[in-house]
RNA sequence: GCGAGCGGCCGGACGGUCGCGGUGAGCCGCCGUGAGGCGGUGCACCGAGGAAAGUCCGGGCUCCCUGGACAGACUGCCAGGUAACGCCUGGGCACGCACGUCGUGAGGCGUGUGUGACGGACAGUGCCACAGAAAACAGACCGCCCUCCGGCGAAAGCCGGUGGGCAAGGGUGAAAAGGUGGAGUAAGAGCCCACCGCGCCGCCGGUAACGGCGACGGCAUGGUAAACCCCAGUCGGAGCAAGGCCAAAUAGGCGGCGAGAGGCAGUCCUCCUCGAUCAAGACGCCGCGGGUCGGCUGCUAGAGGGUGCGGGUGACCGCACUCCGAGAGGAAUGACCGUCCGGGCAACUCAUCGCCCGACAGAACCCGGCUUACAGGCCGCUCGCGUGC
Numbered sequence: 001g002c003g004a005g006c007g008g009c010c011g012g013a014c015g016g017u018c019g020c021g022g023u024g025a026g027c028c029g030c031c032g033u034g035a036g037g038c039g040g041u042g043c044a045c046c047g048a049g050g051a052a053a054g055u056c057c058g059g060g061c062u063c064c065c066u067g068g069a070c071a072g073a074c075u076g077c078c079a080g081g082u083a084a085c086g087c088c089u090g091g092g093c094a095c096g097c098a099c100g101u102c103g104u105g106a107g108g109c110g111u112g113u114g115u116g117a118c119g120g121a122c123a124g125u126g127c128c129a130c131a132g133a134a135a136a137c138a139g140a141c142c143g144c145c146c147u148c149c150g151g152c153g154a155a156a157g158c159c160g161g162u163g164g165g166c167a168a169g170g171g172u173g174a175a176a177a178g179g180u181g182g183a184g185u186a187a188g189a190g191c192c193c194a195c196c197g198c199g200c201c202g203c204c205g206g207u208a209a210c211g212g213c214g215a216c217g218g219c220a221u222g223g224u225a226a227a228c229c230c231c232a233g234u235c236g237g238a239g240c241a242a243g244g245c246c247a248a249a250u251a252g253g254c255g256g257c258g259a260g261a262g263g264c265a266g267u268c269c270u271c272c273u274c275g276a277u278c279a280a281g282a283c284g285c286c287g288c289g290g291g292u293c294g295g296c297u298g299c300u301a302g303a304g305g306g307u308g309c310g311g312g313u314g315a316c317c318g319c320a321c322u323c324c325g326a327g328a329g330g331a332a333u334g335a336c337c338g339u340c341c342g343g344g345c346a347a348c349u350c351a352u353c354g355c356c357c358g359a360c361a362g363a364a365c366c367c368g369g370c371u372u373a374c375a376g377g378c379c380g381c382u383c384g385c386g387u388g389c
Base pairs, nucleotide, nucleotide: 001385002384003383004382005381006380007379008378009377010376012340013339014338015337016336017335018334020047021046022045023044024043026041027040028039029038030037031036049360053371054370056369057368058367059366060365061239062238063237064236067269068268069267070266072235073234074233075232076231077091078090079089080088081087092118093116094115095114096113097112098111099110100109101108102107119230120229124228125227126224127223128222141170142169143166144165145164146163148161149160150159151158152157178196179195180194181193182192197219198217199216201214202213203212204211205210243297244296245295246294253288254287255286256285257284258283260274261273262272263271304323305322306321307320308319309318310317311316341358342357343356344355345354
C1' cells in the first nucleotide's frame, strides 16, 4: 500500500436579530392575622436520540389477589455476568468459506473467519410430494455373471428363450441398506484386510459441555420435532388511558337476585369477606339509564453519569472522589442573516471561480436489551499478500 472481516466515535460549527418550554432568585401589584398563594417583569441556568423507531423480550413502579392443581405461554450445549431476560461474555461441538500442509484415496491437521431455532427420533403419533424398481418390516428400470436349449459363425464370439446368482456399476431424487484403496469371486457383497467412520467398555485431562488414548466388535434400526409430542427449567393478572386527590353536575331514576352475593385469572378445588332467615324498608351485590370528558398529582436523583485505582481472559465487579444534564400536556428548541467545515460535478492534473449536497430521524412514567433505518467522515484491531527500513 492492497484485500477480507470486526469494533468504536462524530454526524455540522461559530456569531448576530427576533420568537418558544421549564427551574430559581430579585423587584412590582393583589389577596391573607400569618405561613403563604396568584399575576406581571427582567436576569441566570437547562432544554430530544444512537437509534427517541418497532412494541419483540426483561424489569422498576401502581392497582387487584387466600392458597394450590390443571391448562396455557416461553426458553433449550456448558460455565459465568446481570435486578432480570429470549440479552451479554468465555468455552465446547457442528456446518460453511479462504489459505497452507499430510495422504494413492476416502479424508485428516493447522491458521483465520462466518453461521447455529445447539435437549430427545430406542415413549408414541404423523409426514417424506414429484421423480424413481424401491423412501424404512423399503429394491431390480438400464444392467453384470452362470447352467441348459435354439439360431448365425471357421473360431473367438453375437442374438433370443427358460432357470439360478448379484446389488458392486449407471440412472431418479433433498435423501437409496457406511466411505476409500486392495485382495477375493462365475459375477459380486464387510464375505475378508488396511485406513477413515460407527458402537460398547476401560483409563487419562477438564468445574462442565466435551476431548485424547487403548482394547474389542464387521458393525451403523434413514430423515423430519420453527410437525404433534416427551424431558428439564421459568412464569399470578392488568397496566401511567396504572393509580391518588380536589371541584362540579345530574335522575339518591329504573330493573334483578333473596340466601344469596362478592373475592386477579381459562377451568376445578380450597379458603376468606359482607349479609340474611321477614323481603315493605334497610343491607350485600349485579345490570340498564343519566351526569361529569375540569384541575392538580403520579412526572424525573436513578439497578444514574464522569474520573481514578484495584480484581477478572472477558462480560462485569469493588472502592474513592465528583456531577445533577427536557418534564411538555394536542404537546416546547423555530425563522432569518453572515462566516466557516465536510463531500460531489466540469477541466489532462493542481489551483481559482461557479453550482449542487450534508443522512436516519422528535422524548411523553422510567430503565436493561434485541431488531430495523442511516448521506458523509474519522480512528482502531485481526488475518493474508506485496514493498521499504
Molecule: Bacterial RNase P class A
Organism: Gemmatimonadaceae bacterium